[in-house]
Molecule: transfer RNA
Organism: Anaerolineales bacterium
RNA sequence: GCCACCUUAGCUCAGUUGGUAGAGCAGAUAAUUCGUAAUUAUCAGGUCGUGGGUUCGUCUCCCACAGGUGGCU
Numbered sequence: 001g002c003c004a005c006c007u008u009a010g011c012u013c014a015g016u017u018g019g020u021a022g023a024g025c026a027g028a029u030a031a032u033u034c035g036u037a038a039u040u041a042u043c044a045g046g047u048c049g050u051g052g053g054u055u056c057g058u059c060u061c062c063c064a065c066a067g068g069u070g071g072c073u
Base pairs, nucleotide, nucleotide: 001072002071003070004069005068006067007066010025011024012023013022019056027043028042029041030040031039049065050064051063052062053061
């Protein structure tokens, strides 16, 4: 330099025929216990990497940029 893929909650990751975003772990509260842990229930947590475009409507389609991983040279 060229090619492909990835970027979504604190972490690991789902979410593809475009239609108001989810799980597990972690966290908070409560119950249980003499107390802790474990267990159970509930809750909170997101401008979906950034900026544009298309569309009535985009995490999802298109373009550019940024970061990361792999391959080729």